[in-house]
Context: one part of a larger RNA
Molecule: small-subunit ribosomal RNA, 3' major domain
Organism: uncultured bacterium
RNA sequence: UGACGGGGGCCCGCACAAGCGGUGGAGCAUGUGGUUUAAUUCGAUGCAACGCGAAGAACCUUACCAGGUCUUGACAUCCAGAGAACUUUCCAGAGAUGGAUGGGUGCCUUCGGGAACUCUGAGACAGGUGCUGCAUGGCUGUCGUCAGCUCGUGUCGUGAGAUGUUGGGUUAAGUCCCGUAACGAGCGCAACCCUUGUCCUUAGUUGCCAGCGGUUCGGCCGGGCACUCUAGGGAGACUGCCGGUGACAAACCGGAGGAAGGUGGGGACGACGUCAAGUCACCAUGGCCCUUACGACCUGGGCUACACACGUGCUACAAUGGCCGGUACAGAGGGCUGCGAAACCGCGAGGUGGAGCGAAUCCUUUAAAACCGGUCGUAGUCCGGAUUGGAGUCUGCAACUCGACUCCAUGAAGUCGGAAUCGCUAGUAAUCGCGAAUCAGAAUGUCGCGGUGAAUACGUUCCCGGGCCU
Numbered sequence: 001u002g003a004c005g006g007g008g009g010c011c012c013g014c015a016c017a018a019g020c021g022g023u024g025g026a027g028c029a030u031g032u033g034g035u036u037u038a039a040u041u042c043g044a045u046g047c048a049a050c051g052c053g054a055a056g057a058a059c060c061u062u063a064c065c066a067g068g069u070c071u072u073g074a075c076a077u078c079c080a081g082a083g084a085a086c087u088u089u090c091c092a093g094a095g096a097u098g099g100a101u102g103g104g105u106g107c108c109u110u111c112g113g114g115a116a117c118u119c120u121g122a123g124a125c126a127g128g129u130g131c132u133g134c135a136u137g138g139c140u141g142u143c144g145u146c147a148g149c150u151c152g153u154g155u156c157g158u159g160a161g162a163u164g165u166u167g168g169g170u171u172a173a174g175u176c177c178c179g180u181a182a183c184g185a186g187c188g189c190a191a192c193c194c195u196u197g198u199c200c201u202u203a204g205u206u207g208c209c210a211g212c213g214g215u216u217c218g219g220c221c222g223g224g225c226a227c228u229c230u231a232g233g234g235a236g237a238c239u240g241c242c243g244g245u246g247a248c249a250a251a252c253c254g255g256a257g258g259a260a261g262g263u264g265g266g267g268a269c270g271a272c273g274u275c276a277a278g279u280c281a282c283c284a285u286g287g288c289c290c291u292u293a294c295g296a297c298c299u300g301g302g303c304u305a306c307a308c309a310c311g312u313g314c315u316a317c318a319a320u321g322g323c324c325g326g327u328a329c330a331g332a333g334g335g336c337u338g339c340g341a342a343a344c345c346g347c348g349a350g351g352u353g354g355a356g357c358g359a360a361u362c363c364u365u366u367a368a369a370a371c372c373g374g375u376c377g378u379a380g381u382c383c384g385g386a387u388u389g390g391a392g393u394c395u396g397c398a399a400c401u402c403g404a405c406u407c408c409a410u411g412a413a414g415u416c417g418g419a420a421u422c423g424c425u426a427g428u429a430a431u432c433g434c435g436a437a438u439c440a441g442a443a444u445g446u447c448g449c450g451g452u453g454a455a456u457a458c459g460u461u462c463c464c465g466g467g468c469c470u
Base pairs, nucleotide, nucleotide: 007470008469009468010467011466012465013464015460016459019424020423021422022421023420026315027314028313029312030311031310032309033308034306035305042053043052064301065300066299067298068297069296070295073125077124078123079121080120081119082118083117086103087102089100090099091098092097107114108113127290128289130288131287132286136284137283138279139278140277141275143273148187149186150185151184152183153182154163155162156161167178168177169176193267194266195265196264198235199234200233201232202231203230204229207225212222213221214220238261241255242254243253244252245251317417321376322375323374324373325372326371333364334363335362338357339356343352344351345350383414388409389408390407391406392405393404394403430452431451432450433449434448435447436446
């Protein structure tokens, strides 16, 4: 000077408390450990690994295993020789590959050849998801959106260093004010950026009977930009105004006006640094190692195994509910190898069909919970849906290992969960559906979108983490 203390003081945070809903018990999904295996590829491991890299493992992916193959190589540059490139068919084979066969002879040219591509050959070299994240860059997590971390000059101290940055108030904040051997400054805070909430304006192939006319009743047509909306510009909030408290300050409390009030809500944004944190398998890269193999190709298998243990989720155990019928109201996205309407067929998944749409125009697209009526009457049930049998649909060369979905039958555990433990302070929790990325197909995951919409916070003694002073 720091760090630490079951030392002290002050102060924060869903940290506790007050509440609401969960996890831990059940079934299933998914990740991990373990075990097994020819292989179950590799990495991530307290918080900060475990629905994580993976925004999607049937082949491919794929890095693993078994078998079959290649050796200048699947990929790059250079040299020599040959051939245009490209393409049809057949044979052997699991395929990689090997053999045969037909078509084709282009472009530029100084007629020597050249450019692109293919084959053969020699060597320089290629190649490595092999090792080291404790050799590294880059990127990321974390403390933590916590309020801190420093510098110049001056002053003090022999010096390490201190001061400034401490103190009195105040703030979400080293935020601001006052004081002050300090005076200033930088990186952080805040603001500038995006979005949402109000209004004005500009613009109308979306919207509107708002006012008029027509109507096969659908903004459908004429017509019109008033409104809604869309997307450009602008206004608006600044403790600006009033009262009180305060130190005449900063500020705090209350009020007015206002769509919004004291950072209005949300996001992006992460200081100096810490953890030799994570990543050599995104990529790049030093060193080491392999070079007829630790490189490359193919077929099949594996990553999907299963006595068990843990994490994260989904569905339930029911009546605020299940089922049946009727009937409303979204937002944000996506669409040409695409979204795919009407109509018809099928109980259904789906099929036939192909209108329209490169999309404020068409499609996805009936949102669901809600509301109205009926039924069930506390039961392992008209709850719950696992499991299994049968029959199918779709994608795809191919669903055996190992896809999703549909129908019929089957109907398991489960009657609210021990110790323990998690999230959340408002349009939040809870609950309800919708969309997208990835993607041929394959979400209970992820990322978004809207609908309905609570309870509670006395307080800071205690648990956890953090800041300042000592």